[in-house]
Molecule: c-di-GMP-I riboswitch aptamer
Organism: Synergistales bacterium
RNA sequence: CCGGAAUUACUUUAAAAUCGCCGAAAGGCGAUGACGCAAAGCCACGGGUCUAAAGCCGAAAGGCCAUGACCACCGAGCUGUCGAA
Numbered sequence: 001c002c003g004g005a006a007u008u009a010c011u012u013u014a015a016a017a018u019c020g021c022c023g024a025a026a027g028g029c030g031a032u033g034a035c036g037c038a039a040a041g042c043c044a045c046g047g048g049u050c051u052a053a054a055g056c057c058g059a060a061a062g063g064c065c066a067u068g069a070c071c072a073c074c075g076a077g078c079u080g081u082c083g084a085a
Base pairs, nucleotide, nucleotide: 004082005081013036017032018031019030020029021028022027041078042077045075046074047073048070049069050068055064056063057062
């Protein structure tokens, strides 16, 4: 120096639930709260998932559709902690 996330330590982050706000919804933000996480940090680039306001179709019921979201679903990319055999 390399592999690897086994072990140790540290930094960080914060699931469900409840309350408030925003949003058509999915969801997001804040507070409380920690199920968890070496990438559970960043990034919607590929796949996947959720929603369907507007629009289109329809007599209606309803259907289709992302320009809306999710990276704590899986990959790619960037950064980052430790690093034994």